Context: one part of a larger RNA
RNA sequence: GGUGGAUGCCUUGGCACUAAGAGCCGAUGAAAGACGUGAUAAGCUGCGAAAAGCUUCGGGGAGGAGCAAAUAUCCAUUGAUCCGGAGAUAUCUGAAUGGGGAAACCUACUUGAGAAAACCUCAAGUAUCCACAGCCCAAUCCAUAAGCUGUGGAAGGGAACCCGGUGAACUGAAACAUCUAAGUAGCCGGAGGAAGAGAAAACAACAUGUGAUUCCGUAAGUAGCGGCGAGCGAACGCGGAAGAGCCCAAACCGGAGUGCGUGCACUCCGGGGUUCGGACUGCAGGAUUGACGAGUGAGCCUAGUAGAAUGGUUUUGGGAAAGCCAGCCAGAGAGGGUGAAAGCCCCGUACACGAAAGGCAAGCGAGCAUGGCAGGAUCCAGAGUACCACGAGACACGUGAAACCUUGUGGGAAUGAGCGGGGACCACCCCGUAAGGCUAAAUACUCCUUAGUGACCGAUAGCGCAUAGUACUGUGAAGGAAAGGUGAAAAGGACCCCGGGAGGGGAGUGAAAGAGAACCUGAAACCAUAUGUUU
Numbered sequence: 001g002g003u004g005g006a007u008g009c010c011u012u013g014g015c016a017c018u019a020a021g022a023g024c025c026g027a028u029g030a031a032a033g034a035c036g037u038g039a040u041a042a043g044c045u046g047c048g049a050a051a052a053g054c055u056u057c058g059g060g061g062a063g064g065a066g067c068a069a070a071u072a073u074c075c076a077u078u079g080a081u082c083c084g085g086a087g088a089u090a091u092c093u094g095a096a097u098g099g100g101g102a103a104a105c106c107u108a109c110u111u112g113a114g115a116a117a118a119c120c121u122c123a124a125g126u127a128u129c130c131a132c133a134g135c136c137c138a139a140u141c142c143a144u145a146a147g148c149u150g151u152g153g154a155a156g157g158g159a160a161c162c163c164g165g166u167g168a169a170c171u172g173a174a175a176c177a178u179c180u181a182a183g184u185a186g187c188c189g190g191a192g193g194a195a196g197a198g199a200a201a202a203c204a205a206c207a208u209g210u211g212a213u214u215c216c217g218u219a220a221g222u223a224g225c226g227g228c229g230a231g232c233g234a235a236c237g238c239g240g241a242a243g244a245g246c247c248c249a250a251a252c253c254g255g256a257g258u259g260c261g262u263g264c265a266c267u268c269c270g271g272g273g274u275u276c277g278g279a280c281u282g283c284a285g286g287a288u289u290g291a292c293g294a295g296u297g298a299g300c301c302u303a304g305u306a307g308a309a310u311g312g313u314u315u316u317g318g319g320a321a322a323g324c325c326a327g328c329c330a331g332a333g334a335g336g337g338u339g340a341a342a343g344c345c346c347c348g349u350a351c352a353c354g355a356a357a358g359g360c361a362a363g364c365g366a367g368c369a370u371g372g373c374a375g376g377a378u379c380c381a382g383a384g385u386a387c388c389a390c391g392a393g394a395c396a397c398g399u400g401a402a403a404c405c406u407u408g409u410g411g412g413a414a415u416g417a418g419c420g421g422g423g424a425c426c427a428c429c430c431c432g433u434a435a436g437g438c439u440a441a442a443u444a445c446u447c448c449u450u451a452g453u454g455a456c457c458g459a460u461a462g463c464g465c466a467u468a469g470u471a472c473u474g475u476g477a478a479g480g481a482a483a484g485g486u487g488a489a490a491a492g493g494a495c496c497c498c499g500g501g502a503g504g505g506g507a508g509u510g511a512a513a514g515a516g517a518a519c520c521u522g523a524a525a526c527c528a529u530a531u532g533u534u535u
Base pairs, nucleotide, nucleotide: 001527002526008520009485010484013457014456015454016453017452018451019450020449021448022446023445024157025156032093033092034091035048036047037046039071040070043067044066054087055086056085057084058083059082063075064074065073098107099106100105108126109125110124111123112122113121114120128154129153130152131151132150133149134148135147161192162190163189164188165187166186172179176227202210203209214241215240216239217238218237224232225231245438246437247436248382252271253270254269255268256267257266258265259264277380278379279378280375281374282373283372289369290368292367295364296363299360300359301358302357304353305352310326311325312324313323315322327344328343329333335347336346337345387411388410389409390408391407392406393405397423418433419432420431421430422429472479473478492519495506496505497504498503
């Protein structure tokens, strides 16, 4: 000196979280794509044959025709570009839906329009299944099956969370079989902004008990379970978050209908009623409540408006925001930018305002719904259910003394003086009322939007990507990179010389070119030359 790209500094990008919002899109054709679309156009972005766009309503106010230069041609104070609301258009594929198909292609029928019977072009319709309503009609007389039409719905996609079905193994037990891992992973189905659970056939235990569910803390690594190994592991109770309760079936009343058994049965509709039981009988008669609700609607969201206050300097420097001198504002000294380090230069920030249109919405609310007390004769109160046996599963609980819960097979009740439970079972006592259904909040999650935060990273880090699911690999499923930094500003080196070029030497720009695009800094390994020394 070269090579190389460490280090330092930087950050367009990530990561984690907080507070709000949103929690779905789709036959009115989604998600995802193909192909097009610009004056010139390969890629990205936008858009769709009306194609970097069209209309309209608001905002905004001087430049604009994206990333992205350049030229050309245009647009714009008669308000463009840009931002927001609402519309129009939206090729082809794709659930893909007229039929077919090797996705983005091929090819029909019906009706209508274009001068229009055949041809051509254009427009609309024509898939399947389910529900409802209707039509039509075989064997076969009535009828039914089949078929057809109309209306409505479904179909597919999506990060996690949720429910259900199905369901491993590695592993641990220092081997291994019960056990564990684990009802985990995987696969399948389904739903919602949450889901599921939920108004006691519940707990408790002698008390003046508690009173749906869910979640958190504790109880507690306790009681237990367990080749009593490895391990698994409650509940009662207590303290909190939240808080909400209801509707059917039946008895009874009324109405309609069906049944080639004519006097019974059943079905449907309306009232009634729901465990403080009710029907029934009697008395009373609109307090209350509502999770329903036409409408109204404070406020909020989707563009924005406005926004205080600094000068000097013949200090340094390429450059002032630094230094010095003298001031000012502050409901604003968060932050970012500007040629170094700016409260007062720019964008902002605090405080304060703002919507033609669309959306959300507390509250109010016409209406609608709801519904009080007593008596105890009769009637009603969910059946192949409860329960039992056998076999399983689930309960912290591995068959155990094993209750409770679920149910595959078989059997199979009672009727409120009934029935279930209180961890085998029996008695007493206590608690409840199964075999129908609904139910907000407290809880879980974040593909996504907005605002923000960080004793989080700073280019071998941080997402795989400072962007890329690209290049590349693989028949395929799939796998999957590397790669940031000139300068304040391109002022990106005119011109001359050597050279075929690459490259270099001058000149010029610049603070700097030892910042020249192989561009900030420029370590080491490694390479070369010179000098010294040694052989």